[in-house]
Molecule: transfer RNA
Organism: Verrucomicrobiota bacterium
RNA sequence: GUCCUCGUAGCUCAGUGGAUAGAGUGGAAGCCUCCGGAGCUUCAGGUCGUAGGUUCGAAUCCUAUCGAGGACG
Numbered sequence: 001g002u003c004c005u006c007g008u009a010g011c012u013c014a015g016u017g018g019a020u021a022g023a024g025u026g027g028a029a030g031c032c033u034c035c036g037g038a039g040c041u042u043c044a045g046g047u048c049g050u051a052g053g054u055u056c057g058a059a060u061c062c063u064a065u066c067g068a069g070g071a072c073g
Base pairs, nucleotide, nucleotide: 001072002071003070004069005068006067007066010025011024012023013022018056027043028042029041030040031039049065050064051063052062053061
């Protein structure tokens, strides 16, 4: 330098055009318990790396760019 993969909640990840972006784990509150843990219920937590474009509609498609990893030279 060229190319490929990844970037989504504190963490690990799902979601590949369509209703309010989800799960596990972690956090908070409550129930339960003699207490704690476990279990159950509820809640909070997201500029979907960034910017632009396509589309009636974008986390998803396109372009550029940033970061991480890799292949080739």